The RNA shown here (Bacterial small signal recognition particle RNA) has 98 nucleotides and comes from a Phycisphaerae bacterium. It matches the Rfam family "Bacterial small signal recognition particle RNA". Its Rfam clan is "SRP clan". Gene Ontology terms of the family: SRP-dependent cotranslational protein targeting to membrane, signal sequence recognition and signal recognition particle, plasma membrane targeting. Rfam classes the family as a non-coding RNA gene. NCBI's taxonomy places the organism under Bacteria, Pseudomonadati, Planctomycetota, Phycisphaerae. It is recorded under the gene name ffs.
């Protein structure tokens, strides 16, 4: 001091966890009205048949919590899996010199 192999470290990448972000499922609240449908009675018009505006009811959609699946975004999470790299360190083999 030189090979060889391993670990560390350091990139890349898979998984996992964490955090935001919009999506879908379901549930649940709130919705007096200047969101939509239906529109009972009631009111209007008409001789009638029938029409018309349209309360309340209900249903949808807006809006908030909650929940389900998957997607994205993030980066001192993980010391978990491959790889690469052999610049540093550390470890063990082997050659060789002083």
């Nucleotide at each position: 001091g030189g090979c060889c192999a391993g670990g560390u470290c350091c990139c890349a990448u898979g998984c996992a966890g964490u955090g935001g972000g919009g999506g879908c499922u379901c549930c649940g609240g709130a919705c007096a009205g200047c969101g939509g449908g239906u529109c009972a009675g009631g009111c209007u018009g008409g001789a009638a048949a029938c029409a018309g505006a349209g309360c309340a009811g209900c249903c949808c959609a807006c809006c908030c919590g909650g929940u389900u699946c998957a997607c994205u975004c993030a980066g001192g999470u993980g010391c978990c899996g491959u790889g690469g790299u052999c610049a540093a360190c550390c470890u063990g083999g082997u050659c060789g010199u002083c």